[in-house]
RNA sequence: AAUGUAAAGGCCAAACCCAUUGAAAGGUGGGGACGGAAAGCCACGGAUCUCGACGAGACAGCCGGGUUGCCAGCG
Numbered sequence: 001a002a003u004g005u006a007a008a009g010g011c012c013a014a015a016c017c018c019a020u021u022g023a024a025a026g027g028u029g030g031g032g033a034c035g036g037a038a039a040g041c042c043a044c045g046g047a048u049c050u051c052g053a054c055g056a057g058a059c060a061g062c063c064g065g066g067u068u069g070c071c072a073g074c075g
Base pairs, nucleotide, nucleotide: 003072004071011036012035016031017030018029019028020027021026034061040067041066042065044064045063046062048058049057050056051055
C1' cells in the first nucleotide's frame, strides 16, 4: 500500500415497542437485533422523502465523493 475468506478484543444497531421533540419527512433517549469492515464523520453531486412548495427542510443503514480510523491471516 492493497485486501477482508479466518481469528481476537471490541464497536455500531434495521424492523418493531416505549418516551420525548418536530407541521411533516425526521431527530434524540431507552428496549431490541436485521444486518454492517467504516452502518465513524461531512449534505459536495445524484437519488429518495416532507412541507407553510421553486424554496426551506430530512436522509451518511440508497449510490458516488471527501476525510479520519481498529484488528489481522494469506499473498